[in-house]
RNA sequence: GAGAAAACUCUGGAGAAUCCCUUAAAUGGGUGCCGAAGGUGCAAGGCAUCGAGUUUGACUCGAACCGAAUCUCUCAGGCAAACGGACAGAGGCGGA
Numbered sequence: 001g002a003g004a005a006a007a008c009u010c011u012g013g014a015g016a017a018u019c020c021c022u023u024a025a026a027u028g029g030g031u032g033c034c035g036a037a038g039g040u041g042c043a044a045g046g047c048a049u050c051g052a053g054u055u056u057g058a059c060u061c062g063a064a065c066c067g068a069a070u071c072u073c074u075c076a077g078g079c080a081a082a083c084g085g086a087c088a089g090a091g092g093c094g095g096a
Base pairs, nucleotide, nucleotide: 008091009090010089011088012087017031019030020029021028032079033078034077038075039073041071045066046065049063050062051061052060053059
């Protein structure tokens, strides 16, 4: 000198019952739903471990393990508005 990520601020930001019972209101219970906080699962591929086979080339196959998402599950969360909200843009901080 250049300069990444995260925190933070602002803006945008979807889905699904303002359902039923109870209650002064909540809490609570029931049924039906949603996926975009968080979390679960895995494809290609990888592979230093294990097993088998082999043309002996450490090669092939299988297992274990690693392995992404807005996919999947619906544990958590949510189903008027508000709040929250993955993600995106801007600012800002920061100094890998």
Molecule: Glycine riboswitch aptamer